[in-house]
Context: one part of a larger RNA
RNA sequence: CUGGGCGUAAAGCGUACGUAGGCGGUUUGUUAAGUGGGAUGUGAAAGCCCCGGGCUCAACCUGGGAAUUGCGUUCCAAACUGACAAGCUAGAGUAUGGUAGAGGAAGGUAGAAUUCCCUGUGUAGCGGUGAAAUGCGUAGAUAUGUGGAGGAACACCGAUGGCGAAGGCAGCUCCCUGGGUUAACAGUGACGCUCAGGCACGAAAGCGUGGGGAGCAAACAGGAUUAGAUACCCUGGUAGUCCAUGCCCUAAACGAUGUCAACUAGUUGUUGGGGAUUCCAUUUCCUUAGUAACGUAGCUAACGCGUGAAGUUGACCGCCUGGGGAGUACGGUCGCAAGACUAAAACUC
Repeated sequence: CUGGGCGUAAAGCGUACGUAGGCGGUUUGUUAAGUGGGAUGUGAAAGCCCCGGGCUCAACCUGGGAAUUGCGUUCCAAACUGACAAGCUAGAGUAUGGUAGAGGAAGGUAGAAUUCCCUGUGUAGCGGUGAAAUGCGUAGAUAUGUGGAGGAACACCGAUGGCGAAGGCAGCUCCCUGGGUUAACAGUGACGCUCAGGCACGAAAGCGUGGGGAGCAAACAGGAUUAGAUACCCUGGUAGUCCAUGCCCUAAACGAUGUCAACUAGUUGUUGGGGAUUCCAUUUCCUUAGUAACGUAGCUAACGCGUGAAGUUGACCGCCUGGGGAGUACGGUCGCAAGACUAAAACUC
């Protein structure tokens, strides 16, 4: 240097955007950097290798050749890669008309329920458990009726439904706004793919400041259980959960499956649900993007995957190399901190 892998065995960055870099559709012409060929110069000698010669052989010595796969100069070729020029429209993006959606941000607002407060009725229990007790209640509870306050979450619809790059997103309404998809044409003309660094977003918990606080509930207290019970069960209960703003940057951040593109023969692959469209008139058919179950070939250690691939290929990035030590120490960067990221070795089996 080549060679193996990454769903579950070690291994896909949590996700996107994007710089350098790598790779790049189609036609014609030019060029000749890469590329291919010829010539020439050089590539010391010795050694190695081949054919000979000399010491009786050999080691050894010696003649010639080959090799020295390289580099320089020069000539030729022009298919491929590159460069330059001019085009093309199948990639990509734009405009137009439709269309579905819990996509995002801000404002407003409805009803049910829990809790609390005032008050009416009413009387001795309520609550809780396996059974109890702590707890609440004659200072009138629980139950029930009217009224009021406040916060949080949005039953039914609701769904292997939808949307979003991922995290994630659910009452209703208004305003602002991103993306998708589809139809037929118009117009741009390779503007593309991937992406080390970089930058942005990133559940929950946690942190700073200021609000808010109904329910729930780490910590904590009490009651039980138990040999004990720093638990499971019960009664309470503070941070927190909520809002604004600034940090943190981690998850079984999972499809444990990187992104993009092409192909498959499966003689129309099958079935469902959701979106659009054409024809048409409910029952179907065509095309397209997404979604779930099965399944042929093929693949796989097996399980299984199976046109949405884990099949057959290409481009680019990331990552893996026995278990433990260890995602630790040290150093560095970041952070208010908690800690995060980067990341060993001794030793041991």